[in-house]
């Protein structure tokens, strides 16, 4: 240099003096106090970015539409996570990265630069085999030059990217898969794999530039809303029904005392300055009813649980025995101060030391399994390369 793990409440270990929960204990004016034992944040609790579990709503099927996943195989409860495998690209390597289906269904894009960003085209170049035009030998004819038609993509040159590739061989006026060889691509087919995939034979001159973290096809998954989910008690004050002639305070009793109420209308009997019965309204008050605020109680800490170990699997994990209880309270407790000692950095000092600084990120609120983010400092295993 490269992979991977492991530890830590403000670095270790003592002491004092405090914080929350729960058990027992004691005193208590019943509001709480004292004693005592015991637990008491992380590796990311953090972001809320996936997938669960629980719970209430919703729901016959099936479809649109909307989102998410995308090499293969496996592991889980599940996953977009994790192992293992294939490919691809980086590195000398140990290894690191990779949204890694489909561009021959369909539409779009492809800046700037360049002739030309995809029914190809031609700026500088090469060629002028054919036809034009000038000479020249000079009757048909045949040479040489022009580069006007034309032919060509092999060099230059723009570009991320230029219509398969090579200082290869033929071939040609120059060239060009225009023939061939080699590599690449694409069809078929054999073997080897569970399978992506690898290989090995044949065929095919090549047809189809890139992007799909662009629309868009393919294949496969997905109801919603969250512990302020929800369950269970349950005041007071309003309302609602039913009693209703006495209730209530001082005051636990009794006596005394205070306070509130015993009320109206019509009817009918009966025959009075009343009295009884009926209906209707209202009343002091008493009870009960629904709802379910305020408020208390659950949900709420034994769980897809930790830790040893044994066995299965390369492993991700499964399995089975043992042994542990391990924060839960609400806007909220986990702190403080000291004593040595230990890493590092700083200043003095010749030196032994001294002295002063630092030692992270971060904080449980209903719980799990990832991810991704922050972060000190120590420590352990394995590999690689140079010397």
């Nucleotide at each position: 240099g490269g992979a991977g793990g492991c530890g830590a409440g403000u670095g270790a270990g003592g002491g004092c003096c405090g914080c929350g929960g729960c058990g027992c204990u004691c005193c208590u004016u019943c509001g709480g106090g004292g004693g005592u034992g015991u637990c008491g944040a992380g590796g990311a609790a953090a972001g809320u970015c996936c997938g669960a579990g629980c719970u209430c709503c919703g729901c016959a099927g099936g479809g649109c539409a909307g989102g998410g996943u995308g090499c293969c195989g496996g592991c889980u409860a599940a996953c977009g996570g994790c192992c293992g495998g294939g490919g691809g690209u980086c590195g000398c390597g140990a290894g690191g990265c990779c949204a890694c289906g489909g561009a021959a269904a369909g539409u779009g894009c492809c800046a700037c630069a360049g002739a030309a960003a995809a029914c190809a085209a031609a700026c500088c170049g090469c060629c002028g085999a054919u036809g034009g035009c000038u000479c020249c030998c000079g009757c048909c004819g045949g040479g040489a030059g022009c580069a006007c038609a034309g032919g060509c993509a092999a060099g230059g040159g723009u570009g991320a990217a230029a219509c398969g590739g090579u200082c290869g061989c033929g071939g040609u006026a120059a060239g060009a898969g225009c023939g061939c060889a080699c590599c690449g691509c694409c069809c078929c087919g054999g073997c080897g794999g569970c399978a992506a995939c690898g290989u090995c034979g044949g065929g095919g001159g090549c047809a189809g530039g890139g992007c799909a973290a662009a629309c868009c096809c393919c294949a496969c998954c997905c109801g919603g809303a969250g512990c302020a989910a929800g369950g269970c008690c349950g005041a007071a004050c309003a309302g609602g029904g039913a009693c209703g002639a006495g209730g209530g305070g001082c005051u636990g009793c009794c006596c005394g005392c205070c306070c509130c109420g015993c009320g109206a209308a019509c009817g009918g009997c009966u025959c009075c300055u009343g009295g009884c019965c009926g209906u209707u309204c209202a009343c002091a008050g008493u009870u009960c009813c629904g709802g379910g605020u305020a408020g208390g109680c659950u949900g709420c800490a034994c769980g897809a649980g930790g830790c040893c170990g044994g066995c299965g699997g390369c492993g991700a994990c499964g399995u089975c025995g043992g042994u542990c209880c391990c924060a839960g309270a609400g806007a909220a407790a986990u702190g403080g101060c000291u004593c040595u000692c230990c890493a590092c950095c700083c200043g003095c000092g010749c030196g032994a030391g001294c002295g002063g600084g630092u030692g992270a990120c971060a904080g449980a609120a209903c719980u799990c399994g990832g991810c991704u983010u922050a972060u000190u400092c120590g420590c352990c295993u394995c590999c690689c390369c140079c010397u």

Annotation
The RNA shown here (Bacterial RNase P class A) has 387 nucleotides and comes from bacterium JGI 053. The RNAcentral record of the sequence draws on ENA and Rfam. The coordinates come from a structure-prediction model, not an experiment, and the mean pLDDT is 77.